[in-house]
Context: one part of a larger RNA
RNA sequence: UGUUGGAUGUCUGAGAGCAAGAUGAUACCGGUACGAGAGGAACGUAUUGUCGCGACCUAUGGUGUAUCCGUUGUCUGACAAGGCAAUGCGGAGUAGCUAAGUCGUAAUGGAUAAACGCUGAAUGCAUCUAAGCGUGAAGCCAAACUUGAAAAUAGACAUCCACUUGCUAGACGAUCUAUGAAAGACGAUGGGACUGGUGACAGUAACAUCGAGUCUAGGAACGAGGACUCUCGUAGAAGACGAGGUAAAUAGGCCGGGGGUGUAAGCACCAAGGUUCGCCGAGGUGUUCAGCUCACCGGUACUAAUGUCCGAGG
Numbered sequence: 001u002g003u004u005g006g007a008u009g010u011c012u013g014a015g016a017g018c019a020a021g022a023u024g025a026u027a028c029c030g031g032u033a034c035g036a037g038a039g040g041a042a043c044g045u046a047u048u049g050u051c052g053c054g055a056c057c058u059a060u061g062g063u064g065u066a067u068c069c070g071u072u073g074u075c076u077g078a079c080a081a082g083g084c085a086a087u088g089c090g091g092a093g094u095a096g097c098u099a100a101g102u103c104g105u106a107a108u109g110g111a112u113a114a115a116c117g118c119u120g121a122a123u124g125c126a127u128c129u130a131a132g133c134g135u136g137a138a139g140c141c142a143a144a145c146u147u148g149a150a151a152a153u154a155g156a157c158a159u160c161c162a163c164u165u166g167c168u169a170g171a172c173g174a175u176c177u178a179u180g181a182a183a184g185a186c187g188a189u190g191g192g193a194c195u196g197g198u199g200a201c202a203g204u205a206a207c208a209u210c211g212a213g214u215c216u217a218g219g220a221a222c223g224a225g226g227a228c229u230c231u232c233g234u235a236g237a238a239g240a241c242g243a244g245g246u247a248a249a250u251a252g253g254c255c256g257g258g259g260g261u262g263u264a265a266g267c268a269c270c271a272a273g274g275u276u277c278g279c280c281g282a283g284g285u286g287u288u289c290a291g292c293u294c295a296c297c298g299g300u301a302c303u304a305a306u307g308u309c310c311g312a313g314g
Base pairs, nucleotide, nucleotide: 005161006160007159008158009157010156011155015147016146017145021051022050023049024048025047026046027045028044034039052105053104054103055102056101060099061098062097063096067092068091069090070089071088072085073084074083075082076081108142109141110140115135116134117133118132164221165220167218168217169216170215171214172213175185176184177183186211187210188209189208190207193204194203195202196201222313225310226309227308228307230244231243232242233241250304251303252302253300254299255298256297257296258294259293260292261291266287267286268285269284270283273280274279
């Protein structure tokens, strides 16, 4: 771009791809069939491995330059708190990622190959083949798995929107008289009135309204939905995909839960040892399962989610 109005979602499945599976052991069958004996199966069923493939992180581990703690040298006057030295080194370690870890990885049908057969002539016998019929493989086709309405016979279902409004410019056109855009005549429509008729109906004079729009081109409005931008991640090389956008928990902040580390600073008490006899003092205990911290879970609008465009209308 097309799919013959435009969109959103869910499917169908012509067709395409295809290795997602491969292969052992053990037990039962059974010391059975078979065999003089020695020996010694199979079909089938169950359990359990190895290799490959796929998914996952509850547990076991790895990593974990988030985080917490200890500690050496040096610097910031001291304490506290920190910088640098491969993350300085060491001990732990959530999320995430991950394997050595966990889970899954089934059966079947059809037509056949080699081969084995049934019936059976040519050739009165025989012969699986000449006519005809059957069995038969990890292979083939299905099934299974991954895709697949651009499958031009361009599909189906459900739902939503639409069948428009108005402006500007140009062209063509207009029932008659007429133009000073007003009036009259004529025509159409409408509900009544009157006359005639049993009636269907026919006729008469008024009243009200109406009698120019169409085509072309260009803006605009409405509008299901979509896109860019924006806040992001269960997604991610870029695109894409998914969540959200104030009628909001999308991200950050804050609060709580849970997890990690392992008991902060300050103060009080105890204290090895040293001492210039004034004190100094490593370390320990209590306050204190503290302090610090988080990629997890939940809550809460405090901060930031602004702005713009496209879009069917036959």
This is a predicted structure of a 314-nucleotide part of an RNA (large-subunit ribosomal RNA, domain VI) from a Candidatus Thorarchaeota archaeon.
Its Rfam family is "Archaeal large subunit ribosomal RNA".
Model confidence (mean pLDDT): 83 of 100.